This is a predicted structure of a 387-nucleotide RNA (Bacterial RNase P class A) from Gemmatimonadetes bacterium bin94. Of the family's consensus pairs, 90% are formed in the model. It matches the Rfam family "Bacterial RNase P class A". By type it is a ribozyme. Its family is annotated with ribonuclease P activity, dimeric ribonuclease P complex and tRNA processing in the Gene Ontology.

């Protein structure tokens, strides 16, 4: 220098005007009152502070919170599975162990039990789970046939059989290698690795390390059923309380009238006189208002403990709360990237150029996936060059 991994940090920076949402102050309406005040509104004046995010997103996990269920166990479903540790909690996080991939930094893993019991496995091949014989090797043992012969016999073909070493199918063929063994060959016999089983050292442990015993005796699949261990009521802030119109139902008490038409009489008309018109209280529920709502497992900076995740302490900090639902919008200076265009170069100019993904709506702890600027730090590794 170039390539690779792993960690972390940003999320285009300042300044103006204008507007918006929160929130104070006031001025204006209504409206209540015990006369001090107090509640609501707002096309209305001013006025401080703050005003999206690393994911606010997907709603995939666990939690707070709230309302309903519940002694207690159990049965049914559901989920999570190596160990140990962190946390409020988790299927998250961190350290380890173990296996598989990388030269290597380091990546990845539903990683409990296949000797409980069902059950699965296409195509191909002989043969697929108490397997099996296509092609191969053998033919020591028996029998047929053929050559040779010194008559002891020796050869060769191969039939019954014998075999599972070798090709062959497959994802997988009933431990591997290697030497002995034999007719050929086989754990048939050793040796080593592997595998079961019984102790030993180490380590909380998950495991590892070593010993002794069996020739090996039960291949894979649980993200099939199932079996074991642990842990799980349900429903969501449209949770849930509270204030609360008009109409139109219910209860009650009074009730013999009440109302149009009209300026008043008169008169007509309509509704009712106990199956009750009308007034007047009461209570449910709805519209609509209001809490619930933002101070919290919070943030910074420090200092301790700890490999680490995290915990503990002290100091400071207050930092959106709309609700048809604000967080924009215009200039203007200035970085970065592109393109053009001057210049031998350094480097200048110019451009309605680009500058992501996305966006609160009860909070929080994670997990996912979307991100320009090929961004920036920091650490490790391989390689190649050069002193």
């Nucleotide at each position: 220098a170039g390539g690779a991994c792993g960690g972390g940090c940003u999320g285009a920076g300042g300044g103006a005007u204008c507007g918006c949402c929160c929130c104070c102050g006031g001025g204006a309406g209504c409206c209540c009152c015990a006369c001090g005040g107090g509640g609501c509104u707002c096309g209305c004046c001013g006025g401080a502070c703050g005003g999206a995010g690393g994911a606010a997103a997907g709603u995939c996990c666990g939690a707070g919170c709230u309302c309903c269920g519940c002694a207690a166990g159990g049965c049914a479903g559901g989920g999570u599975g190596c160990c140990g540790g962190g946390u409020a909690a988790c299927g998250c996080c961190c350290g380890g162990g173990c296996g598989c991939c990388g030269c290597g930094a380091g990546g990845c893993g539903a990683c409990g039990g296949a000797a409980a019991g069902u059950g699965c496995a296409g195509c191909a091949g002989a043969g697929a789970g108490c397997a099996g014989a296509c092609c191969g090797c053998c033919g020591a043992u028996g029998g047929c046939c053929c050559c040779c012969g010194a008559c002891g016999g020796g050869g060769g073909a191969a039939c019954a059989g014998g075999c599972a070493a070798g090709g062959g199918u497959g994802a997988a063929a009933g431990g591997g290698u290697g030497c002995g063994g034999u007719a050929a060959g086989a754990g048939c016999g050793c040796a080593c690795c592997g595998g079961g089983c019984c102790g030993c050292u180490g380590g909380c442990a998950a495991c590892a390390g070593g010993g002794g015993c069996c020739g090996c005796a039960u291949g894979g699949c649980a993200a099939a059923c199932c079996c074991c261990a642990c842990c799980c009521g349900g429903a969501g802030c449209a949770a849930g309380g509270c204030c609360a119109a008009a109409u139109a139902g219910g209860g009650g008490a009074c009730g013999a009238g009440g109302g149009a038409c009209c300026g008043c009489c008169u008169g007509u008309c309509c509704c009712g006189c106990c199956c009750g018109a009308g007034u007047c209280c009461c209570g449910g529920g709805u519209a609509g208002g209001c809490c619930g709502c933002u101070c919290g497992a919070g943030g910074u900076u420090c200092g301790g403990a700890g490999c680490g995740a995290u915990c503990c302490g002290a100091a400071u900090c207050c930092c959106a709360g709309a609700u048809g639902a604000a967080u924009g919008a215009u200039c203007c200076c200035g970085g970065c990237c592109c393109g053009c265009c001057c210049g031998u170069g350094a480097g200048g100019g110019c451009g309605c150029g680009g500058c992501a993904c996305a966006g609160a709506a009860c909070u929080c702890g994670g997990c996912u996936u979307a991100u320009g600027a090929c961004g920036c730090c920091c650490g490790u590794u391989c390689u190649c060059c050069u002193g």